Predicted 3D model of a 371-nucleotide RNA (Bacterial RNase P class A) from a Candidatus Zixiibacteriota bacterium.
Its Rfam family is "Bacterial RNase P class A". Rfam classes the family as a ribozyme.
The organism belongs to Candidatus Zixiibacteriota, within Bacteria.
The model forms 98% of the base pairs in the Rfam consensus.
RNA sequence: AAAGCAGGGAGAACAGUCGCGCAGUAAACCACAGUUUAUUGUGAGGAAAGUCCGAGCUCCAGAGAAUCAGGGCGCCCGGUAACACCGGGGCGGAGUGAUCCGACGGAAAGUGCCGCAGAGAACUAUACCGCCUCGCGCAAGCGGGGUAAGGGUGAAAACGUGGUGUAAGAGACCACGGCUGUGGCCGGUAACGGUCCCAGCGGGUAAACCCCGCCCGGAGCAAGGCCAAAUAAGGGAAGAGGAGUUGAUUCGCUCCGUUUGAUUCCCGGGUGGGCCGCAUGAGCCAUCGGGUAACCGAUCGCCAAGAUAAAUGACUGUUCGCUUCGUUCACGCGGAGUCGACAGAACUCGGCUUACAUCCCUGCUUUCCGU
Numbered sequence: 001a002a003a004g005c006a007g008g009g010a011g012a013a014c015a016g017u018c019g020c021g022c023a024g025u026a027a028a029c030c031a032c033a034g035u036u037u038a039u040u041g042u043g044a045g046g047a048a049a050g051u052c053c054g055a056g057c058u059c060c061a062g063a064g065a066a067u068c069a070g071g072g073c074g075c076c077c078g079g080u081a082a083c084a085c086c087g088g089g090g091c092g093g094a095g096u097g098a099u100c101c102g103a104c105g106g107a108a109a110g111u112g113c114c115g116c117a118g119a120g121a122a123c124u125a126u127a128c129c130g131c132c133u134c135g136c137g138c139a140a141g142c143g144g145g146g147u148a149a150g151g152g153u154g155a156a157a158a159c160g161u162g163g164u165g166u167a168a169g170a171g172a173c174c175a176c177g178g179c180u181g182u183g184g185c186c187g188g189u190a191a192c193g194g195u196c197c198c199a200g201c202g203g204g205u206a207a208a209c210c211c212c213g214c215c216c217g218g219a220g221c222a223a224g225g226c227c228a229a230a231u232a233a234g235g236g237a238a239g240a241g242g243a244g245u246u247g248a249u250u251c252g253c254u255c256c257g258u259u260u261g262a263u264u265c266c267c268g269g270g271u272g273g274g275c276c277g278c279a280u281g282a283g284c285c286a287u288c289g290g291g292u293a294a295c296c297g298a299u300c301g302c303c304a305a306g307a308u309a310a311a312u313g314a315c316u317g318u319u320c321g322c323u324u325c326g327u328u329c330a331c332g333c334g335g336a337g338u339c340g341a342c343a344g345a346a347c348u349c350g351g352c353u354u355a356c357a358u359c360c361c362u363g364c365u366u367u368c369c370g371u
Base pairs, nucleotide, nucleotide: 001367002366003365004364005363006362007361008360009359010358012319013318014317015316016315017314018313020043021042022041023040024039025038026037027036028035029034045342049353050352052351053350054349055348056347057220058219059218060217062256064255066254068252070216071215072214073213074212075089076088077087078086079085090104091102092101093100094099105211106210110209111208112205113204114203128151129150130147131146132145133144134143135142136141159177160176161175162174163173164172178201179200180199181198183196184195185194186193187192224276225275226274227273234267235266236265237264238263246261247259248258249257283302284301286299287298288297289296290295320340321339322337323336324335325334326333327332
C1' cells in the first nucleotide's frame, strides 16, 4: 500500500416563528362535569418491518404427570422468565488464513429410493472388452470351463499398497496401512480424543416412511371488564324439570371426574356510543466485583409517546456530510446540486430473519514494496 475477516457507533444537527398529542401548575368562567388563556416537561426505530419462535398478562365448570391422534425439539456443558435464542466446547465440512456453515439421536429393527449410462446399483449383485485353458475349423471364427488383478460406464462397482502364489487370477496367504464395532486402560464434568487386543469390511439417503428419547391445555388486547342509550311485554320450533341413560365440559377421539337444562336453532327489529385495560417494566444509564464468555450480583441515579381514522408537523436561516467546478506550493477558500439511506408505534418484553445511500472506530489475517 492492496485485498479480506469479526465486532461496534452515527445515520443529519442547531436556532427562530406558527401549529398538534399527553402529563403537571396557575388564573378566569362555571352548580358540577368541563371550557379558555398562560406556562413547565415530554412526544417513533435499529429495525417500529416479517408475524417466524418464546414468554408476561387476560379469559375458559377439569390447566386429569389421563389415552389415542396431532405438533415441536434432537452432539455436550452453561446462560436465561423461557425459547427452535445466546455463550463456550466436541465432531464433520469450506477457506492459504483470520474465520464461517451444520435439519449434529438411529442405516447392525423393518420398508422404500439412487434417473440416464453401464454386464451389473444387491439374496455379497454382474461378466461388456479383456486374461488363462480345452475342443472344432485350412483360415476367419464358433462352442465349453475358469477369472474379477487390467480397461470401459458412472457421483458411487467386492478397502488400499507391495509381495508370495497361480494355467491365468483373487484377502487365497503374508507384511504394512485404512474404516466400522465390542471390550480394557489413560485424559476430559461431558460430547469426545488417544492407545491395545479381538472380530469384520458393498455404499449413500431418515431435509424418505419409520424407530428411539424428551417436551406440549386452549384461545387471544378485535383478550377481558364497566357504564349509558335504544328497540317490538318481538314471533316460531325443539328439549328438560324426578332420575342420571341425555346434554355440556375453549381444536378432535376415548376414559374418568364435575355439573345438570344453563339453553339450542330459525325469522324479524334496535344500537353500532363512552370509560378502563394503556404503560413502573424479567425497565434504563453509570461504577465496582465474579465469570473465558453469554450473563449474574451490589451501590447510586433516572422515569423518557400512549393516539383511536389515528398526534410528534410546516416554513425560514445557519452548519455538517456527499458529488462536482474553480483557485492555492500546501493548509485552505469560493461557487453549484432536483443529493442525504431503509423506513412510522397501536398490550408489553426477550430473540431470529429481511431492508439500508453515506461516514467513523477497534481488533485480527494474507500478499506486495521499502528499511